[in-house]
The prediction has a mean pLDDT of 81. The RNA shown here (transfer RNA) has 72 nucleotides and comes from a Streptosporangiaceae bacterium.

RNA sequence: GCGCGAUUAGCUCAGCGGCAGAGCGACUGCUCCACACGCAGUUGGCCCGGGGUUCGAGUCCCUGAUUGCGCA
Numbered sequence: 001g002c003g004c005g006a007u008u009a010g011c012u013c014a015g016c017g018g019c020a021g022a023g024c025g026a027c028u029g030c031u032c033c034a035c036a037c038g039c040a041g042u043u044g045g046c047c048c049g050g051g052g053u054u055c056g057a058g059u060c061c062c063u064g065a066u067u068g069c070g071c072a
Stems, first nucleotide, its partner, number of pairs: 001071007010024004018055001025043006048064005
């Protein structure tokens, strides 16, 4: 340099163009002599940046950034 992929919650990841979610974590309470386990609840995101298409974009298109793999 070329090709392909990834970027969404603190972490690991889902997410047919129409309400942004799960597990783990964190916090509070219950339980317990205490801890752990368990139970109930709470907490969480301007979806990597910019632009475009659309009534409507996390999702489609263009471009940039970071990163992984392959080729040279």
The same sequence occurs in records of 2 taxa.